[in-house]
RNA sequence: GGAGUAGGUGAGGUGGUUGCUUCUUCUUCCCUAUCCGGGAAAGAAGGGGAGGAAAGUCCGGACUCCAAAGGGCAGGAUGGUCGCUAACAGCGACUUCGAGCGAUCGAAGGAAAGUGUCACAGAAAACACACCGCCUUAAGAGGUUUUUUGCUUAUUGAGGUAAGGGUGAAAUGGUGAGGUAAGAGCUCACCGCUUCGGUGGCGACACCGGAGGCAGGGCAAACCCCAUCCGGAGAAAGACCAAAUUGGCCUCAUGCGGUGGCCCGCUGCUAAGGGGCGGGUAGGUCGCUUAACUUCUUGAGCAAUCAAGAAGUCAGAUAAAUAACCACCCCAGGAAUGGAACAGAAUCCGGCUUACAACCUACUCCAGUU
Numbered sequence: 001g002g003a004g005u006a007g008g009u010g011a012g013g014u015g016g017u018u019g020c021u022u023c024u025u026c027u028u029c030c031c032u033a034u035c036c037g038g039g040a041a042a043g044a045a046g047g048g049g050a051g052g053a054a055a056g057u058c059c060g061g062a063c064u065c066c067a068a069a070g071g072g073c074a075g076g077a078u079g080g081u082c083g084c085u086a087a088c089a090g091c092g093a094c095u096u097c098g099a100g101c102g103a104u105c106g107a108a109g110g111a112a113a114g115u116g117u118c119a120c121a122g123a124a125a126a127c128a129c130a131c132c133g134c135c136u137u138a139a140g141a142g143g144u145u146u147u148u149u150g151c152u153u154a155u156u157g158a159g160g161u162a163a164g165g166g167u168g169a170a171a172u173g174g175u176g177a178g179g180u181a182a183g184a185g186c187u188c189a190c191c192g193c194u195u196c197g198g199u200g201g202c203g204a205c206a207c208c209g210g211a212g213g214c215a216g217g218g219c220a221a222a223c224c225c226c227a228u229c230c231g232g233a234g235a236a237a238g239a240c241c242a243a244a245u246u247g248g249c250c251u252c253a254u255g256c257g258g259u260g261g262c263c264c265g266c267u268g269c270u271a272a273g274g275g276g277c278g279g280g281u282a283g284g285u286c287g288c289u290u291a292a293c294u295u296c297u298u299g300a301g302c303a304a305u306c307a308a309g310a311a312g313u314c315a316g317a318u319a320a321a322u323a324a325c326c327a328c329c330c331c332a333g334g335a336a337u338g339g340a341a342c343a344g345a346a347u348c349c350g351g352c353u354u355a356c357a358a359c360c361u362a363c364u365c366c367a368g369u370u
Stems, first nucleotide, its partner, number of pairs: 001366009012329007020049009029039003051342001055353002058351005063234004075230005080094005095108005109225002114223002116219003131165002133161007141153004173191006192214001193212008238286004248277005255269005293312008330339003
């Protein structure tokens, strides 16, 4: 100087004034004449008041209701191994493969169950196949030669071959030697591959030894197969209290009749009216923040994480508060002036992903100079 990994701060600080919201205590007032209790009535004092991502709503859970969530189908998710966790698509450690000089980073079941598919180019994209080649042979022709045999040149036909060329992202193990008409795992050595056994490891796997000429092109974020997991809806969840108005149900005669000489009684009709009930709505209360919580210390573990102890309580509002101003200091600027990122809680928690001005810390790697 250039990189890599992990982590942290993040309206600059201090003080003051005025507000907003919520809680606690006290005083006054009200229910209520007193105590208790209650009050979203007023006042005073004191305390709390956005984030690392509150975001995206992508995973996983708590909690609530649906039936108590059990079995099956469909559908979905995950996918090396072992561990952690309430759970997970998260995290840690390790394994193999790949990228990088390196720190470090990325990937991960099955393509020898079946189906499908592989643009263009190319002979052929997979039960194979041959364009240019290479080789053998046949035919007729030319050249060479006095002639024949022979040698040789191109053409056409039949056959062998997969060395070499050519196409492609990808072409049916690779390199070398032998072999052959030319070639070819045809044979051999090494590498790779398949398979068997042994040793080590919880395991993925590693190492060692033997056997086999070699069987299997890619794609599963194509269908599919295998293993494991998943019931649904979500705080507008859900529980409770509960007007006014309209309608519903029940009930009431003191009204009008019957019986009767009359009263009580019994009984029929009516329901304007009175009383009661009940569901829903408006509105209100709860759910609501003491929780898989936060901070610190110690111990176990490589680590994720777990255990023990101590201390702490840190927004809880509902159309939604968390703000404004002043002084001094600090920073930038010559001064005036400025203090700038991403972004705003809405039941809570664990993750992932994405956004982010200006900075800080630790460790590591590479290069150059001394």